[in-house]
């Protein structure tokens, strides 16, 4: 550097339930695991969702939709 998460040590946590927040999308805590090698972080481009709107514009959200940026654990294997 590539590749992998099988060896070992660990990590995250969908749906759903529950308590709270928000106008909503959705978010946060607890339970729970469908999955994840960046399912760590950043809304920069696209996409989607909510609000608003004649439309453009605007505004909020999703990083577990794709791309991009950035940081990073392990090393059985090459």
């Nucleotide at each position: 550097c590539u590749u992998g998460g099988a060896a070992a040590a660990g990590g995250c946590a969908a749906a759903c339930c529950u308590a709270g927040g928000a106008a909503a999308a959705c978010c946060u805590g607890g339970g729970g695991a469908c999955g994840c090698a960046a399912a760590g972080c950043c809304a920069c481009g696209g996409a989607c969702c909510g609000g608003a709107a004649a439309a453009c514009a605007c505004u909020g959200g999703u990083a577990g939709c794709c791309g991009g940026g950035u940081u990073g654990c392990c090393g059985a294997a090459a």